Molecule: small-subunit ribosomal RNA
Organism: uncultured Christensenella sp.
RNA sequence: AGAGUUUGAUCCUGGCUCAGGACGAAUGCUGGCGGCGUGCUUAAAACAUGCAAGUCGAACGGAGUUAUUUGAAAGCUUGCUUUUGAAUAACUUAGUGGCGGACGGGUGAGUAACGCGUGAGCAACCUGCCUAUUACAGGGGAAUAACACUUAGAAAUAGGUGCUAAUACCGCAUAUGACCACAACGUGACAUCACGAAGGGGUGAAAGGAGUUAAAUCCGGUAAUAGAGGGGCUUGCGUCCCAUUAGCUAGUUGGUGAGGGUAACGGCCCACCAAGGCAACGAUGGGUAGCCGACCUGAGAGGGUAAUCGGCCACACUGGAACUGAGAUACGGUCCAGACUCCUACGGGAGGCAGCAGUUAGGAAUAUUGGGCAAUGGAGGAAACUCUGACCCAGCAACGCCGCGUGAAGGAUGAAGGUUUUCGGAUUGUAAACUUCUGUUCUAUGGGAAAAACACAAUGAUGGUACCAUAGGAGAAAGCUACGGCUAACUACGUGCCAGCAGCCGCGGUAAUACGUAGGUAGCAAGCAUUGUCCGGAAUAACUGGGCGUAAAGGGAGCGUAGGUGGUUUUUUAAGUGAAAUGUGAAAGCCCGGGGCUCAACUCCGGAAUGUCAUUUCAUACUGGGAAACUAGAGUACAGGAGGGGUAAGCGGAAUUCCUAGUGUAGCGGUGGAAUGCGUAGAUAUUAGGAAGAACACCAGAGGCGAAGGCGGCUUACUGGACUGUAACUGACACUGAGGCUCGAAAGCGUGGGGAGCAAACAGGAUUAGAUACCCUGGUAGUCCACGCCCUAAACGAUGGAUACUAGACGAAGCGGAGUAUAAUCUGCUGUGUCGAAGCAAACGCGAUAAGUAUCCCGCCUGAGGAGUACGGCCGCAAGGUUGAAACUCAAAGAAAUUGACGGGGACCCGCACAAGCAGCGGAGCAUGUGGUUUAAUUCGACGCAACGCGAAAAACCUUACCAAGACUUGACAUCCUACUAAACUCAUGGAAACAUGAGGUGACUUCGGUCGAGUAGAGACAGGUGGUGCAUGGUUGUCGUCAGCUCGUGUCGUGAGAUGUUGGGUUAAGUCCCGCAACGAGCGCAACCCUUGUCAAUAGUUGCCAUCAUUCAGUUGGGCACUCUAUUGAGACUGCCGUAGAUAAUACGGAGGAAGGUGGGGAUGACGUCAAAUCAUCAUGCCUCUUACGUCUUGGGCUACAAACGUGCUACAAUGGCCAUUACAAAGAGAUGCAAUACAGCAAUGUGGAGCAAACCUCAAAAAGAUGGUCCCAGUUCAGACUGUGGGCUGAAACCCGCCCACACGAAGUCGGAGUUGCUAGUAAUCCCAAAUCAGCAUGUUGGGGUGAAUGCGUUCCCGGGUCUUGUACACACCGCCUGUCACGCCAUGGGAGUUGGGGGGACCCAAAGUCGGUGAGCUAACCAGCAAUGGAGGCAGCCGCCUAAGGUAAAACCAAUGACUGGGGUGAAGUCAUAACAAGGUAGCGGUAUCGGAAGGUGCCGCUG
Repeated sequence: AGAGUUUGAUCCUGGCUCAGGACGAAUGCUGGCGGCGUGCUUAAAACAUGCAAGUCGAACGGAGUUAUUUGAAAGCUUGCUUUUGAAUAACUUAGUGGCGGACGGGUGAGUAACGCGUGAGCAACCUGCCUAUUACAGGGGAAUAACACUUAGAAAUAGGUGCUAAUACCGCAUAUGACCACAACGUGACAUCACGAAGGGGUGAAAGGAGUUAAAUCCGGUAAUAGAGGGGCUUGCGUCCCAUUAGCUAGUUGGUGAGGGUAACGGCCCACCAAGGCAACGAUGGGUAGCCGACCUGAGAGGGUAAUCGGCCACACUGGAACUGAGAUACGGUCCAGACUCCUACGGGAGGCAGCAGUUAGGAAUAUUGGGCAAUGGAGGAAACUCUGACCCAGCAACGCCGCGUGAAGGAUGAAGGUUUUCGGAUUGUAAACUUCUGUUCUAUGGGAAAAACACAAUGAUGGUACCAUAGGAGAAAGCUACGGCUAACUACGUGCCAGCAGCCGCGGUAAUACGUAGGUAGCAAGCAUUGUCCGGAAUAACUGGGCGUAAAGGGAGCGUAGGUGGUUUUUUAAGUGAAAUGUGAAAGCCCGGGGCUCAACUCCGGAAUGUCAUUUCAUACUGGGAAACUAGAGUACAGGAGGGGUAAGCGGAAUUCCUAGUGUAGCGGUGGAAUGCGUAGAUAUUAGGAAGAACACCAGAGGCGAAGGCGGCUUACUGGACUGUAACUGACACUGAGGCUCGAAAGCGUGGGGAGCAAACAGGAUUAGAUACCCUGGUAGUCCACGCCCUAAACGAUGGAUACUAGACGAAGCGGAGUAUAAUCUGCUGUGUCGAAGCAAACGCGAUAAGUAUCCCGCCUGAGGAGUACGGCCGCAAGGUUGAAACUCAAAGAAAUUGACGGGGACCCGCACAAGCAGCGGAGCAUGUGGUUUAAUUCGACGCAACGCGAAAAACCUUACCAAGACUUGACAUCCUACUAAACUCAUGGAAACAUGAGGUGACUUCGGUCGAGUAGAGACAGGUGGUGCAUGGUUGUCGUCAGCUCGUGUCGUGAGAUGUUGGGUUAAGUCCCGCAACGAGCGCAACCCUUGUCAAUAGUUGCCAUCAUUCAGUUGGGCACUCUAUUGAGACUGCCGUAGAUAAUACGGAGGAAGGUGGGGAUGACGUCAAAUCAUCAUGCCUCUUACGUCUUGGGCUACAAACGUGCUACAAUGGCCAUUACAAAGAGAUGCAAUACAGCAAUGUGGAGCAAACCUCAAAAAGAUGGUCCCAGUUCAGACUGUGGGCUGAAACCCGCCCACACGAAGUCGGAGUUGCUAGUAAUCCCAAAUCAGCAUGUUGGGGUGAAUGCGUUCCCGGGUCUUGUACACACCGCCUGUCACGCCAUGGGAGUUGGGGGGACCCAAAGUCGGUGAGCUAACCAGCAAUGGAGGCAGCCGCCUAAGGUAAAACCAAUGACUGGGGUGAAGUCAUAACAAGGUAGCGGUAUCGGAAGGUGCCGCUG
C1' cells in the first nucleotide's frame, strides 16, 4: 500500500466482500515447563453455612477463675481434705462509658444532571482525630444499667420493685480569647460591604486516669486562634439519539419581609405584590446511558469502548422517614409500609452476600466454603496487644502477554513402508535406522535466600519456594488450519446438482487441484482455527478530504425576515488572532533516557508530553467594534427609442356548424378495404340571407417580451420591467436567503353563465383468436367567461443565485459613437445563437450565456428494491398535495462509450431469389425410404433447410447387430506355460444343426538329441462385447458457401474496450483493380497454376484409318500414314489492337482479326469460423460397464408386418400418340469361378454347344428416340398397365414366409391433378436409349455415357438467402432475445382492524403509616429555683390535634409494547394460467402530470418534454 465482484469486453459511478490490529471472550481439535497479569459482560435474581468491625479493665461498679497470705467451720486417715470469710496479685469479662461502626470492601440499578471533566469563586460556610500557640480545670448535686427479687411470653423480648459507680448526667463560680447587642476612631474595596479597634454591658467551660511514699512524667479534659487535610455551596465552558417531540412553565420568573429554616447563599419554605421566565444557538417530551484519567484502532483528524488499576458520583431487598454524630439521611444501625423467605405453642416473631468464599437459577460463559496477619495499610489501646476475606500469598483456568524446550553434528544402498506412475521412475528424504555428542527442561541427592523495617533478642503465610552444586539419561514433551481466485501451498481415489462446501465470486449433473478420504505441500506453533464485537482499509458523511447536465442529487419561480458574507482611505480599540510569563492540567498509563529480576513480559527512577483552561503583559498585518471621509458596487434624476410584458373595455374579417329560401338529383360520407351514419320527407354540391361561439391564416424568423408558468387580429385607457446616453444627486444603502409571503401549464373541484368546433366517458361499425385499443360514424363532461379553490408536470438548459477573471471566428435583435452622410467601413453597451483555443470532464460533451479559474450564500445526494409507500403531523370541499420511515430481499442497480447480433430502420449490391418461360411434384397405381401402429423380434443410427431411393455400390441362408430354442465357458480370435497326442482329411451312427461317439488315416526339417507347424486336455494371466457416453475424444463429413470475406506486424488516434488499415469516389464474378486518405506493408482466402473439352502443329502409326494404286462380299489383303482417330509434347486469348465513354486511371461498350473474346464451357479445389451439427455401428480411443454372459456357436424366424400419414421416384392418363413392318447414326465402359460369337431347339424366358478374347484385335452389343410405309380414329379405347390365374425358365444346399424373367389369360385406378410447392438461363431444360459398381441371383435406386434438342429473361417494386456502409437497442445463450401486469399455489416480514392484555409516566380526587415541625398537654415528672414542710414554679415527657407525606385506592385521558377473526398491498420461490405493455419506427414513437375507463399489463382525452 491494496484486492475480488455488475460487462462479450471497456471506462466510470456505486454498493457488497476480503487481507491488518484488538478482546474480561466463547466454541472445536490439541496440550511440555516457567514468570507476570486476568477471571459472572447474563438475573441490581434468590440465598444454606462460615467468616468480613471492633477495641479500651490505664473511664466505671460488679462478676468469675487461679495463686498467695490470713481467719472461721466441718470431716476425720491429726496434717491433710472440703466448705466459707477477708486482703493482695494475675487473668478473663456481660453491662455502664469512650472512640470507631460515615473508612476500608462491593455493585452500576438509577441519573442527560453542576452528575462528571476542566477553569474560577464563597466579602455566604462547616470541620472529630492530627500539628502549632495561648489560657484554664474551683466547688457541688441527682440518678441509672449491671446486680438481686419478681411478672408476662413458645420465643424474641418486655415490664415492676430495690441497691450502686464513673472520663455517664445536671446546676453554680471563674472568662485572655470567642459569641450577642452598642460603639469614638482607623484601614480597604469585587455591586452586597469587609477588616481592625479603645470602652463599658450580656452569654457560655472543664474529668479525670496511670504512676509513685510523695513527685517527676505520660495519657486525657475545657475555651480560643491559626494550619494541614477533608467536606458543603455557586458558576463559565464541554458532555448521546429522535423535530414523525414545537411550544413549555403558577413556586413558575422577579421583588418586599431586621419572616421561617440551614453550617451556609438561595422560592429551600411561607405571606403579600408584579407578570414574568425558557425555546429553532432546539425549550418541553420520548429513548438510551454512571462520568473521567484512560483503553483499542487510525499516518493524522477522527471513530469505538468505559473490564482489571486510579479519581468523582450513585446505590445497598423495594419505597418513605428521621435519630445519633464532627461527619450519614448510614451495605453488615433504627422506625414505618410493601414483596419474598424462615421459625411458631397461631397469640406473635426473625431476615436482607451489589463484602470474601460458596449454593441454586439464568447463560455460550467466568475460579477455593484455602493459608496468614510475616509485610503494607486501617480501628481501638499508654502499651503489650486485639481485630482486619482490606491486604500478602497459595489453589483452579493456555483466558491474555512474555520467555524456554520437545535435541545437535555426521549419515545414500537414496533401506523398508506409504503415495503416485507414462511402469522407466518420482516423492516422502538426511528424513529414519546407525555413529558421535549435549543436558535447557526432567529425575534424584545435598545446600539454600532476599523480602526484617524495630541498635540487641524475638517474629516468614508464601516455602525447604526461587536459586546454587553433584549425578543420571535422548530418555517423558507437536499440534492445528489451509492448499480454485483474492492468498503462500497439488495430486490420487470415492461421490455424481446427491452427499456436501462457501467470507465474496462461486464449486458438485461420471475424468471435481473447490465435497469426503489419503499422500504431499504451505502457514502459524503450545497453540491453531471458528464465531461474536470494535476500529481500519471506507475519500462509503469527505474539518483534514466527496459530490449534484446524462450515474443518487438544483428547491417550479420570485419577494423578503433572522442568519451568513461584504468596496476604498485614515484614525482609535484590542474582542478574534499571534507571542511570552505565571498558575493549573493528581498518580498510574503512552513516549524518551537510565536501573532491577539470567532475557523478555513485568517493575523502579528521571524527563518529556498533555488544554478551544485561567490570569497578567506585549504586538496590531488581517477580521471585528467605534469615529471621520471617498466613489469604482448599488440606487436616484434627466433625455431617448424597442417590445405577442400585464389588466380592462370596445371593434374586425376569414373559416366551421346551424337555420331560412332558391337551383338541382341520387347519391354523399368514410377507409388499407368496408360498414355504422346522412339522403327521394330531396342530402352532398351550389347561390343568397341570417344566427352563434371559439380561435386569430399571411406577417412569423433556433426573432421579441416576461422571475417562472407563459404571452400573437386591431384600437383605447391604466400599468410593471429592461436597455442606451449624460454623469447632476445619495454615499456601501450590497449579495444570498432557513422559516414566511406571493405567483404558478394542463387536468380537476364549487357557484353562475356560455356551448360553434373539438372531444375523456359512452354507443354503434370494422379489425382480430379475442380487441374493454389503434381505424370509422356519432357523442356527454370538459375546453370558453366571471368569482373562489387546487399547487402539481420530462414545471428541462434534466445545468440555483451573485461577483470578478480567462484566445478567437461567424451570425442575428435593441440603443448609441466615428465616418461630410439615411453609403461602404470601423467601433461601445445590453440581450440572443452556432463553431471552436486553453482548461475541465468517466465519456458524451461544455467552452466569456462554462460543465474553465476563484469567492460568498442557499437547496439537495449517499447501493438497488420495498417506496415517494405505511403510520403520524400540516394543508385541501374532494381528488389529493407536503413532510416521510422500517421490517424484509438482493450483489448488484446504474452512466457513457466499444464490438457484435438483431429491427415489421435507412442506403447500395448480388444469387433461377422474384419476375418471364419450360417441365414437373401435390390427385391415380406401383416401387422405395420414414414416422406411427403391431410384434417374441419387427436390430441400430440419421430429424427444418443441412433426416426420409440416407449409412445400405444389393436383408431368401450368410450378411445380422434383433427374437425363440438348443449348446460352449481360457472361450470363434491373440500371446505365454505344462502334459499328452498324433493332426488335417474321409466315412458311419444320433441329432434341426452346432456337436458327440466310433472307424480309417497319418505332416515338414533333422546333426536323430530334437525343432517347426497342428490338435486335445489343464491352470491362470487374459480374450471378447455392433454394451453406454459423438455432451470426454482423434479422424472423417455436412452446412452457411465457391459467399468475399477473415486477420496480422509496425505506425498513428483513444484513459480504455477498441479504431485506423478493411472506410470514401469509381469498378469488378471477386477486399478484382484504380484514385484518394495516418497509414505503410504482409498473410489465409479470390484469381492463376491442375484435369477435361473446343482449334492448330510436331512426333508416333497397331489392334486404329483409307485420299491415291491394286485387290476383296467385306480396309478382306498388299501398300500408305495424307486424313480420322489414338496419346505425348507444344502453340493459341493477353482487353494485346482500333474507336467511344471515363479522371489522362481502373474499367465498360462497340469493332477488327480469330476455332475460341473478355474468368471460352465443365470439373477438382471449400479462408477465419458457426451449428456442444453428424458419426463410439467404418476405424481408432479415454472412462464406465458385462465376464457359465451384454461373450461365442447352431437351427428357425425377423429386419419384407399394415388401418391410415409423409418424403423421393417409376409408369401413365394418350394421336407431337399406340401397334406392326422395314431402315440409320453413338459415346463411355466391363470381361477368366469371366464376356461369349456363328450355329441348332424353344412363341419366349432360356437351353445345347463352345469360335474368339486377359481386349483400340474377341465378346457383352440390339443403341433408342429418329426415318419410311401401314393401321387405329378420341373411346376408359388397339390408351394405361396394377392385381390375379395357369404353365414355364434362371440363379442358388434352399425361392413358403421372401428373388428375377418368359408365355397365355385377367385388364383396376387413372381422361393432366386443390391449397401449396420444386428444378432449370444453352448443348442447359425436356426427351431417348447405353454402360458400370454392388452382385450366385435380384434396380423404377445410384454413378457415368452419349443421341435429339427448346422457350424466356422487361427488370430488381415485392418473397427468400447473402454481402458492405449507416442508424436505434433495456439483446450478448445475442429476437427462438429481453421483458410487464393480473390470476392460482408455498413461504417471509409488514400496514389497517371490532377489540383484548400488559407496561412505564403525568395530572385529579380519597385514605394515610412512621417521622420532622407546629399547637396543645387537665395525665406523668430525680437534679435547678422558692419553701421548714406540704407543695408550687421553670423545664421536660407521654397522649391528642394539625401541615407535609411513602405505600394503597377510585375514575378518566394520553403514550408505548404484545396479541387479534378478517383484510391491504409488498418481497421471494428451475420448468402453472391469461395476454404481450416496454426495449428496433417494438409493429399505435415513448415518457411526465392529471382526469376517466378497462381481467391484466394498459387504453383514451388535455397540456408538456425529447431521454